The RNA shown here (Bacterial RNase P class A) has 348 nucleotides and comes from a Eubacteriales bacterium. A source record names the gene rnpB. It matches the Rfam family "Bacterial RNase P class A". Rfam classes the family as a ribozyme. The RNAcentral record of the sequence draws on ENA.

RNA sequence: UGAGUAGAGUAAAUGGUCGCGGCUGGCUGUCCGAAAGGUGCCAGACGAGGAAAGUCCGGGCUUCGCAGGGCAGGAUGCCGGAUAACGUCCGGCGGAGGCGACUCCAGGGAAAGUGCAACAGAAAUAUACCGCCGCAGUUUCACUGCGGUAAGGGUGGAAAGGCAGUGUAAGAGACUACCGCCUGUCCGGUAACGGACGGGGCACAUGUAAACCCCAUUCGAAGCAAGACCGAAUAAAAGCAUAUGGCGGCCCGUCAGCUUUAGGUAGGUCGCUGGAACCCGGCGGCAACGCCGGGUCUGGAUAGAUGACCAUUCACGACAUAACCCGGCUUAUCGCUCUGCUCAUAAA
Numbered sequence: 001u002g003a004g005u006a007g008a009g010u011a012a013a014u015g016g017u018c019g020c021g022g023c024u025g026g027c028u029g030u031c032c033g034a035a036a037g038g039u040g041c042c043a044g045a046c047g048a049g050g051a052a053a054g055u056c057c058g059g060g061c062u063u064c065g066c067a068g069g070g071c072a073g074g075a076u077g078c079c080g081g082a083u084a085a086c087g088u089c090c091g092g093c094g095g096a097g098g099c100g101a102c103u104c105c106a107g108g109g110a111a112a113g114u115g116c117a118a119c120a121g122a123a124a125u126a127u128a129c130c131g132c133c134g135c136a137g138u139u140u141c142a143c144u145g146c147g148g149u150a151a152g153g154g155u156g157g158a159a160a161g162g163c164a165g166u167g168u169a170a171g172a173g174a175c176u177a178c179c180g181c182c183u184g185u186c187c188g189g190u191a192a193c194g195g196a197c198g199g200g201g202c203a204c205a206u207g208u209a210a211a212c213c214c215c216a217u218u219c220g221a222a223g224c225a226a227g228a229c230c231g232a233a234u235a236a237a238a239g240c241a242u243a244u245g246g247c248g249g250c251c252c253g254u255c256a257g258c259u260u261u262a263g264g265u266a267g268g269u270c271g272c273u274g275g276a277a278c279c280c281g282g283c284g285g286c287a288a289c290g291c292c293g294g295g296u297c298u299g300g301a302u303a304g305a306u307g308a309c310c311a312u313u314c315a316c317g318a319c320a321u322a323a324c325c326c327g328g329c330u331u332a333u334c335g336c337u338c339u340g341c342u343c344a345u346a347a348a
Stems, first nucleotide, its partner, number of pairs: 001344010012313007020047002023044005029039001031038002049319001053330002056328005061223004073219005078092005093107001094105004108214002113212002115208003129153002131149008161179002164176003180202001181200008227270004236261005244256004277296008314317001
């Protein structure tokens, strides 16, 4: 310098004007309210994201349910660790890809059972199409029939371990060495697993379980429109005395009024934003992360605020707008910047 790989940051900048939201402080009317306060006005600082998104996992919180056990259903699936928890993350193991940095893998069971496997091919769990070999025959050097053979050809993702040798009529784990597979012992490792030595000639005989299924572990349900509290009006119930009023005097009844009660509609308050929070430093750990010390906090609406315009500058600006909160995953995203590492080439 070029090519690549892993990760991190940023999300146009500055100033001004107007507007919106909650908060704090002040002011104001012969406004509303019993009061607290509200309404109105002014001032002040503050006011979306890295994904606020999809709502796919996990947890907090809330209500309901719950002696214990089972069925059904869902999720997960190598080992160890982290965490409030996880299907997430970290470190390993094994496998696959890459020269490499590095990346990818739901990675238990196919000798419990069932299903599926297009096309091609003679045959797909079974097999003789060609070829090879033997025997017999005949129209006798070629063909036919019967038998043997999975070494060779051909089909396929896959044809009953690979390869070499021995062997044989030709062949074949039929036999032998090496590799693979299965298995035993020992050693290393917390473990997954790895290594060494020995045994078995290899049996169930292919693949597929994000196909049914089996095994192991695990999961109560619904969700902030959860839910808690206060509570008009109307309707309902009870009461009204020597002693509430109308129905021409009285009683009953009825209508109205007043008081009380239960229910909980309209509405209001809470839940509601200070939290497994963030930043800095130290310590422990390979790391995820944990502990300690210091510092910071200013969205919380309920028809739902965070916008518009102007000026200057630049690399001319993407995806996208909180609705209880938090940890993840996934998806979308204009550009720019930085760091570690790898390979190639050149120079020193």